[in-house]
Context: one part of a larger RNA
Molecule: small-subunit ribosomal RNA, 5' domain
Organism: uncultured bacterium
RNA sequence: AGUGAACGCUGGCGGCGUGGCUAAGACAUGCAAGUCGAGCGGUAGGGGGAGCAAUCUCCUGAGAGCGGCGAACGGGUGCGUAACACGUAAACAAUCUGCCCUGAAGUUCGGGAUAGCCUCGGGAAACUGAGAGUAAUACCGGAUGUGGUGAUGGCUCCUAUGGGUCAUUUACUAAAGCUUGCGAAGGCGUUUCAGGAGGAGUUUGCGGCCUAUCAGCUAGUUGGCGGGGUAAUGGCCCACCAAGGCGAAGACGGGUAGCUGGUCUGAGAGGAUGAUCAGCCACACUGGAACUGAGACACGGUCCAGACACCUACGGGUGGCAGCAGUUUCGAAUCAUUCACAAUGGGGGCAACCCUGAUGGUGCGACGCCGCGUGGAGGAAGAAGGUCUUCGGAUUGUAAACUUCUGUCAAGGGGGAGUAAACGCCUGGUUCAUAGUCGGGCUUGAAUUAACCCCUAGAGGAAGCAGUGGCUAACUCUGUGCCAGCAGCCGCGGUAAUACAGAGACUGCGAGCGUUACUC
Numbered sequence: 001a002g003u004g005a006a007c008g009c010u011g012g013c014g015g016c017g018u019g020g021c022u023a024a025g026a027c028a029u030g031c032a033a034g035u036c037g038a039g040c041g042g043u044a045g046g047g048g049g050a051g052c053a054a055u056c057u058c059c060u061g062a063g064a065g066c067g068g069c070g071a072a073c074g075g076g077u078g079c080g081u082a083a084c085a086c087g088u089a090a091a092c093a094a095u096c097u098g099c100c101c102u103g104a105a106g107u108u109c110g111g112g113a114u115a116g117c118c119u120c121g122g123g124a125a126a127c128u129g130a131g132a133g134u135a136a137u138a139c140c141g142g143a144u145g146u147g148g149u150g151a152u153g154g155c156u157c158c159u160a161u162g163g164g165u166c167a168u169u170u171a172c173u174a175a176a177g178c179u180u181g182c183g184a185a186g187g188c189g190u191u192u193c194a195g196g197a198g199g200a201g202u203u204u205g206c207g208g209c210c211u212a213u214c215a216g217c218u219a220g221u222u223g224g225c226g227g228g229g230u231a232a233u234g235g236c237c238c239a240c241c242a243a244g245g246c247g248a249a250g251a252c253g254g255g256u257a258g259c260u261g262g263u264c265u266g267a268g269a270g271g272a273u274g275a276u277c278a279g280c281c282a283c284a285c286u287g288g289a290a291c292u293g294a295g296a297c298a299c300g301g302u303c304c305a306g307a308c309a310c311c312u313a314c315g316g317g318u319g320g321c322a323g324c325a326g327u328u329u330c331g332a333a334u335c336a337u338u339c340a341c342a343a344u345g346g347g348g349g350c351a352a353c354c355c356u357g358a359u360g361g362u363g364c365g366a367c368g369c370c371g372c373g374u375g376g377a378g379g380a381a382g383a384a385g386g387u388c389u390u391c392g393g394a395u396u397g398u399a400a401a402c403u404u405c406u407g408u409c410a411a412g413g414g415g416g417a418g419u420a421a422a423c424g425c426c427u428g429g430u431u432c433a434u435a436g437u438c439g440g441g442c443u444u445g446a447a448u449u450a451a452c453c454c455c456u457a458g459a460g461g462a463a464g465c466a467g468u469g470g471c472u473a474a475c476u477c478u479g480u481g482c483c484a485g486c487a488g489c490c491g492c493g494g495u496a497a498u499a500c501a502g503a504g505a506c507u508g509c510g511a512g513c514g515u516u517a518c519u520c
Base pairs, nucleotide, nucleotide: 001519002518003517005516006515007514008513009512012372013371014370015369016368017367018365019364020330025328026327027326029325030324031323034069035068036067039066040065045060046059047058048057049056050055076283077282078281086207087206088205089204090203091202092201095200096199097198100196101195102194103193104192105191106190107189108142109141110140111139118131119130120129121128122127147173148172149171150169151168152167153166154165155164156163157162177188178187179186209255210254211253216246217245218244221243222242223241224240226238227237228236258280259279260278261277262273263272264271265270285306286305287304288303289302308319309318310317311316336362338361339360340359344358345356346355347354348353375405376404377403378402385396386395387394388393409461411456412455413454414453415452419447424442425441426440427439428438429437430436464509465508466507467506468505469490470489471488475504476503477502478501479500485492486491
């Protein structure tokens, strides 16, 4: 000098930050991922009409279901990891990539199911069986082939595997519709291909902990040939063959640890550290596994095993806060079971809009930093009281009282922007256009009882903590008597203690001041 601090005493206001460092212990409750009716069939319900009624018909239409996209982002934590995990610099002629952008070419003909619904069951529940029957942008088959893939051949390029390009071809390979309108070559989709952007995967050089009281380690081990597997290289895996590979420049083993930008300190070199914010990685009760998908071996998905907990009709089931709040335990110690999607961003949707504990706000805590205040001026009979005293006085001390002034903050009242512009709606220009785009107007605020300004009253509501032997700024009295106690070091205390305790005075800092812990 610093801290994500804690403890003691004290505590007026505001701004900006920050707040489970311990048990990756266990969790009640609520919420944290949905959305699309402009993909599909369609129901309960509601309303209207006809009818005496049963019923028929029209409009609207929740929930559930099939289907699409999202759920792999965002949010949390730091268990594991000494490793290409991270940082940095390269490589991929060894790779993949949904949505988005650009370009080229299409979007044809058919088919069979299935959920929902209905009927009948089983079960305490979770859930589940059978039958009948239905739709699609769900699924399947045929056609076409701009293209792509394969085969053959040529040209060209590279450090090698290999890349690029051209030609031929008997081969293989696609699709889905919806919607507005009087109308379309419109809009949104969908299929194939090429390129881009962003993202991901793989490989390599170098760099960053302790330990030799760890000196040898290694059989898929090291390499080759052939195969399998992957988006892709590779002992990644397998069969066979060879006997290699690493190591004192520290292999192997053990301990500890997420890494970085940064942060703290220091003149620097260094040392320590990795909270908040940002990038990467790893994990999601513990261990294992794959499925779906462009992307996961998936926090709020599936399956298996285990521990724990809960429900049960005892047959069987259910759950996973290291999301936001909150509970409990642990601990010296760390907050509200708050408001809103108004803004920013994300998902879905043509859109309106819906969802969003991301985020934006508010609340709590002097936890930190910064700012402000607790009044200003005058005022000596140097009042009273306190303390000391050589009893003369000294000091507290212009301090108070008293006079006068001001009005920050807090209190009461009033005014009051900005964060809001888009989307959308209305309208005008361009235009064939109601597409797209540009301009004008309207609309949308959780915070907000706000920032800021004005008025009112009134010095009123707002000062403590530690120290005073030396280091180290600041001294006297009383009590105690090696006791009680103090103490960071030296040390103090045994009857005159500036060192203990109290009082007065003083010193330092000040809404804080000290102590403890840790780092330089």